Annotation
This is a predicted structure of a 71-nucleotide RNA (transfer RNA) from a bacterium.
RNA sequence: GUGGCUAUAGUUCAAUGGUAGAACAAUGGGUUGUGGUCCCAUCAACGAGAGUUCGAUUCUCUCUAGCCACC
Numbered sequence: 001g002u003g004g005c006u007a008u009a010g011u012u013c014a015a016u017g018g019u020a021g022a023a024c025a026a027u028g029g030g031u032u033g034u035g036g037u038c039c040c041a042u043c044a045a046c047g048a049g050a051g052u053u054c055g056a057u058u059c060u061c062u063c064u065a066g067c068c069a070c071c
Base pairs, nucleotide, nucleotide: 001070002069003068004067005066006065007064010024011023012022013021018054026042027041028040029039030038047063048062049061050060051059
């Protein structure tokens, strides 16, 4: 340089254009003589910009970061 893949919560992952979810973690509470287990609640996210659309995490383009292959 060329081609391709990935980017969603603190972490690991879902969501085939129609209100963004789960598990673990964190915080608070309950249970317990204490701790653990268990139960309830809370917190928290679509990499950036533009376009298409009534409506975009999803489709298109550009950029950013990471990874793979070739040269």
Record summary: Its Rfam family is "tRNA". From the family's description: Transfer RNA (tRNA) molecules are approximately 80 nucleotides in length. The sequence was found in a public genome assembly. The coordinates come from a structure-prediction model, not an experiment, and the mean pLDDT is 80.